[in-house]
């Protein structure tokens, strides 16, 4: 640089008090155990596998698999809001992030 972020999917050991990325604001999560580690099990389907149009050409667009590898990810849209713009609403669109390649 490019794609996607309203879907999905949680139990256990250790830990002990803070967590929801940053800064105000709001709402939440949380001694009916937070962060973090680690074990296991899930989820998805970026990369990977198959199949494969259409084309001048790239197994490219799709379409499917989840057995094995690469990550990620398993509370709440990326929890909401900040900036514009519609006009009050899970609105549109941007910054910022966060993941893939």
């Nucleotide at each position: 640089u490019u794609a996607u972020c309203a879907a999905g999917a949680a139990a256990g050991g250790u830990g002990g008090a803070g967590g929801g990325a940053u800064u105000u604001g709001g709402c939440c999560c949380u001694g009916c155990g937070a962060a973090a580690c680690c074990u296991u099990a899930g989820c998805a389907a970026c990369c990977a596998c198959a199949c494969a149009a259409u084309u001048c050409c790239a197994g490219u667009a799709g379409u499917g698999u989840a057995a094995a590898g690469g990550u990620g990810c398993u509370a709440a849209u990326u929890c909401c809001a900040a900036c514009c713009c519609a006009a009050u609403u899970g609105g549109g669109g941007g910054a910022a992030g966060a993941u893939a390649a």
SAM riboswitch aptamer (S box leader) from uncultured Chryseobacterium sp., 101 nucleotides, folded computationally. It matches the Rfam family "SAM riboswitch aptamer (S box leader)". From the family's description: The SAM riboswitch is found upstream of a number of genes which code for proteins involved in methionine or cysteine biosynthesis in Gram-positive bacteria. The model forms 97% of the base pairs in the Rfam consensus.